[in-house]
RNA sequence: UGUAUUUGAGGGCAAUCAUUGGCAAAAGCCAGUGUGCGCAAAACUACCAGCCUAAGUGUUUUACAUACGGUCGUGGGGUUACAAGG
Numbered sequence: 001u002g003u004a005u006u007u008g009a010g011g012g013c014a015a016u017c018a019u020u021g022g023c024a025a026a027a028g029c030c031a032g033u034g035u036g037c038g039c040a041a042a043a044c045u046a047c048c049a050g051c052c053u054a055a056g057u058g059u060u061u062u063a064c065a066u067a068c069g070g071u072c073g074u075g076g077g078g079u080u081a082c083a084a085g086g
Base pairs, nucleotide, nucleotide: 003086006084007083008082012039013038017034018033019032020031021030022029023028037073043079044078045077047076048075049074050071051070052069056066057065058064059063
C1' cells in the first nucleotide's frame, strides 16, 4: 500500500407503534418528540429483478391494464467508508 474473512469498545443508524407539522392523486416521503425490532455498510446509487400505488393515459369504462410516482430495512449489481485483529 492492497485486501478475503472475523469481531464491535467508543461512536453511528433506526423497523414498529404513538404523536405534531409539512409535501403528494395515491403509495408513500421529509422534519420534531417518545419507544428501540434490528443493522458492520440499515452509507450512497432505482442499473436489473421483485413489491406498493395508479394521477395521467388506454380499453370492451361499477372495472381492468399501465410508472414517467415510490421502495436501497426484498434480492442482485455498481461506488465509497470507521475501530480492532489477521
A computed fold for an 86-nucleotide RNA from uncultured Glaciecola sp., annotated as c-di-GMP-I riboswitch aptamer.
Taxonomically the source falls in Glaciecola (Bacteria, Pseudomonadota, Alteromonadales, Alteromonadaceae).